Notes
c-di-GMP-I riboswitch aptamer, 79 nucleotides, folded computationally. It matches the Rfam family "c-di-GMP-I riboswitch aptamer". Gene Ontology term of the family: cyclic-di-GMP binding. The sequence was found by an Rfam model in a public genome assembly. Of the family's consensus pairs, 95% are formed in the model. Model confidence (mean pLDDT): 78 of 100.
[in-house]
RNA sequence: GCCAUAAAAUAGCAAACCUAUCGCAAGGUAGGGACGCAAAGCUACAGGGGCCGCGGAAGGCGGUCAGCCAGCUGCCGUU
Numbered sequence: 001g002c003c004a005u006a007a008a009a010u011a012g013c014a015a016a017c018c019u020a021u022c023g024c025a026a027g028g029u030a031g032g033g034a035c036g037c038a039a040a041g042c043u044a045c046a047g048g049g050g051c052c053g054c055g056g057a058a059g060g061c062g063g064u065c066a067g068c069c070a071g072c073u074g075c076c077g078u079u
Stems, first nucleotide, its partner, number of pairs: 004079001012037002017032006035067001041072003047069002049065006
């Protein structure tokens, strides 16, 4: 230096659900709340996939999800 990795500490994020609000919807934002998370940080005109709307339908069009995979970056620390 690389790969794999138990426990702990410090700091962090926040599912479902509730309230408010935006949206036809998926879903977003804010507050509450914690199921969980070592990338639950970032990326949706690099890609696959899920979901929603439109459409007679398409391998179509328009959205949405990064807490599905993926890409990029990355904290502490034992063996």